[in-house]
Molecule: transfer RNA
Organism: uncultured Ignavibacteria bacterium
RNA sequence: GGGCUUUUAGCUCAGUUGGCUAGAGCGUCUGCUUGACGUGCAGAAGGUCACAGGUUCGACUCCUGUAGGGCCCA
Numbered sequence: 001g002g003g004c005u006u007u008u009a010g011c012u013c014a015g016u017u018g019g020c021u022a023g024a025g026c027g028u029c030u031g032c033u034u035g036a037c038g039u040g041c042a043g044a045a046g047g048u049c050a051c052a053g054g055u056u057c058g059a060c061u062c063c064u065g066u067a068g069g070g071c072c073c074a
Base pairs, nucleotide, nucleotide: 001073002072003071004070005069006068007067010026011025012024013023019057028044029043030042031041032040050066051065052064053063054062
């Protein structure tokens, strides 16, 4: 330098043929439970869906470019 692939919550990851308000586990916080911690139960907070542009009535999802990560080739 070229090709492929990937980027969604603090972490690890789902997300159906493009369709109404984007989810799970763990973690965090609050309450209950305990002598206390932990466990357990109930609830809550937490998101520029990497960034920019385009297509569309409508984009996390499709297209293009840029950036970061991974693999391969040179």